[in-house]
RNA sequence: GCGCCGGUAGUCUAGCCUGGCUAGGACACGAGGUUGCCAAUCUUGUAACCCGGGUUCAAAUCCCGGCCGGCGCA
Numbered sequence: 001g002c003g004c005c006g007g008u009a010g011u012c013u014a015g016c017c018u019g020g021c022u023a024g025g026a027c028a029c030g031a032g033g034u035u036g037c038c039a040a041u042c043u044u045g046u047a048a049c050c051c052g053g054g055u056u057c058a059a060a061u062c063c064c065g066g067c068c069g070g071c072g073c074a
Base pairs, nucleotide, nucleotide: 001073002072003071004070005069006068007067010027011026012025013024020057029045030044031043032042033041050066051065052064053063054062
């Protein structure tokens, strides 16, 4: 340099192909219930689409460029 794969809450991850419901789940964290206390458990809350542009009534999803990580080739 070229090709392929990936980037979503503090962490891990689903959804992306086939555009549209409040972006879902687990752990963690905050509050409350329960308990003599803790743990466990139950309820509830906070928090996310790597960046820029394009297409569209509408983009995490499609297109273009870039950044970062991994793998392969040279």